[in-house]
The prediction has a mean pLDDT of 86. c-di-GMP-I riboswitch aptamer from Deltaproteobacteria bacterium ADurb.Bin151, 88 nucleotides, folded computationally. Of the family's consensus pairs, 95% are formed in the model. NCBI's taxonomy places the organism under Bacteria, delta/epsilon subdivisions, Deltaproteobacteria. The sequence was found by an Rfam model in a public genome assembly.
């Protein structure tokens, strides 16, 4: 440098759920918890998915319906960047 992830070691992260804070919501923060993870480290660039305060349309008394990401998910996949330990 390339390749690889073994009932290995040291350590790391933390799903559901609960408490609390935050947000219109989706979701997020903190603490508990531990399903899992060898990139479950980072980045919403591409696709995918979630939400719809506001905006637009229909309607218009009120309501209601539809569309919409500028809001999110990196623990959905791709891509980019970075990284511990071991095997070959």
């Nucleotide at each position: 440098g390339c390749u690889u992830g073994a009932g290995a070691a040291a350590g790391g992260c933390a799903a559901a759920c609960c408490a609390u804070c935050u947000g219109a919501a989706a979701g997020g923060g903190u603490g508990g918890g531990g399903c899992g993870c060898a990139a479950a480290g980072u980045u919403a660039c591409u696709g995918a998915c979630c939400u719809a305060c506001g905006u637009c349309u229909u309607a218009a008394c009120g309501a209601a319906a539809g569309a919409u990401a500028a809001g999110g998910u990196g623990g959905c996949a791709g891509a980019a960047c970075u990284g511990c330990c071991g095997g070959g």